[in-house]
Predicted 3D model of a 133-nucleotide RNA (c-di-AMP riboswitch aptamer (ydaO/yuaA leader)) from an Armatimonadota bacterium. Its mean pLDDT, the model's own confidence on a scale to 100, is 75. Its Rfam family is "c-di-AMP riboswitch aptamer (ydaO/yuaA leader)". About the family: This family represents a conserved RNA structure found upstream of the ydaO and yuaA genes in Bacillus subtilis and related genes in other bacteria.
RNA sequence: AUUAAUCAGUCGCCGAAUUCCACAAGCAGUGGAAGCGGGGGAACCAGCACGUAUUGGGGCUAAUCUCUUUCGAGAGGGGUCACUUCCGACCCUAGCCCGCCAGCUAACCUCGCAGGCGCGGCAGGAAGAAAUA
Numbered sequence: 001a002u003u004a005a006u007c008a009g010u011c012g013c014c015g016a017a018u019u020c021c022a023c024a025a026g027c028a029g030u031g032g033a034a035g036c037g038g039g040g041g042a043a044c045c046a047g048c049a050c051g052u053a054u055u056g057g058g059g060c061u062a063a064u065c066u067c068u069u070u071c072g073a074g075a076g077g078g079g080u081c082a083c084u085u086c087c088g089a090c091c092c093u094a095g096c097c098c099g100c101c102a103g104c105u106a107a108c109c110u111c112g113c114a115g116g117c118g119c120g121g122c123a124g125g126a127a128g129a130a131a132u133a
Base pairs, nucleotide, nucleotide: 011118012117013116014115018034019033020032021031022030023029035113036112037111038110039109040108045103056101057098058097059096060095064075065074066073067072076093077092078091079090080089081088083128084127085126086125087124
């Protein structure tokens, strides 16, 4: 000097998954508040929903649908590119839960606040903001 890897700090990303207070007092844990998010739950509406014949039904999430003998493909949906929008580029479309049961749904009831990842760069272009000088 170059390359690769690891660690720490800072910063950033997916996601609802953050902040504060008290007890406790190494961490942790317990309780509460605010904030964010999910579920159940009238009337009205829905000729709706559910079930049987042969297949139960439903929820969280972007994570669904269609075609194909198969390999796969497409449509729809979602994320990042360090302010927003458009363009462009790159990527994802897993998984888990309820347990025969739930349409919408005011009041009301109830639950969660996890987990994972990136770093000297498509961290690109245009327009518009904002901040600084």